[in-house]
RNA sequence: GCAUUCAUAGCUCAACGGCAGAGCAUCGGUCUUGUAAACCGGAGGCUUCAGGUUCGAAUCCCGAUGAGUGCA
Numbered sequence: 001g002c003a004u005u006c007a008u009a010g011c012u013c014a015a016c017g018g019c020a021g022a023g024c025a026u027c028g029g030u031c032u033u034g035u036a037a038a039c040c041g042g043a044g045g046c047u048u049c050a051g052g053u054u055c056g057a058a059u060c061c062c063g064a065u066g067a068g069u070g071c072a
Stems, first nucleotide, its partner, number of pairs: 001071007010024004018055001026042005048064002051061002
């Protein structure tokens, strides 16, 4: 340099073009003499950035940035 995959919550990952979710972590509560475990509940996201298509985009298209893989 060319090709290709990926970027979503603090972390690991989901999500037919139509409500953005789960586990862990965190916070509150129940239980306990107390802690942990268990159980119940809450909070936490402008979906890397910038355009386009569409009634509607995390999802499709173009570009940028970063990371991985292959080839040279």
Description:
The RNA shown here (transfer RNA) has 72 nucleotides and comes from a Gammaproteobacteria bacterium. The coordinates come from a structure-prediction model, not an experiment, and the mean pLDDT is 82. Lineage of the source: Bacteria > Pseudomonadati > Pseudomonadota > Gammaproteobacteria. Its Rfam family is "tRNA". Rfam classes the family as a transfer RNA. Rfam describes the family as follows. Transfer RNA (tRNA) molecules are approximately 80 nucleotides in length.